[in-house]
RNA sequence: GCGGACGUAGCUCAGCUGGUAGAGCAUCACCUUGCCAUGGUGAGGGUCGCGGGUUCGACUCCCGUCGUCCGCU
Numbered sequence: 001g002c003g004g005a006c007g008u009a010g011c012u013c014a015g016c017u018g019g020u021a022g023a024g025c026a027u028c029a030c031c032u033u034g035c036c037a038u039g040g041u042g043a044g045g046g047u048c049g050c051g052g053g054u055u056c057g058a059c060u061c062c063c064g065u066c067g068u069c070c071g072c073u
Stems, first nucleotide, its partner, number of pairs: 001072007010025004019056001027043005049065005
């Protein structure tokens, strides 16, 4: 220098052909218990790496860019 994969909640990830973002774990509250653990219910938490474009509408499509990893030279 070239090519590819990945980047979404604190962590691990899902989100198939565009329709307004979710799960598990963790955290907090409540219930359960004499206390702890386990279990149950609920809540908070996200500029979907960043910047543009297309579209009525973008995590999703297109372009650029940054980071991590892999391969080639």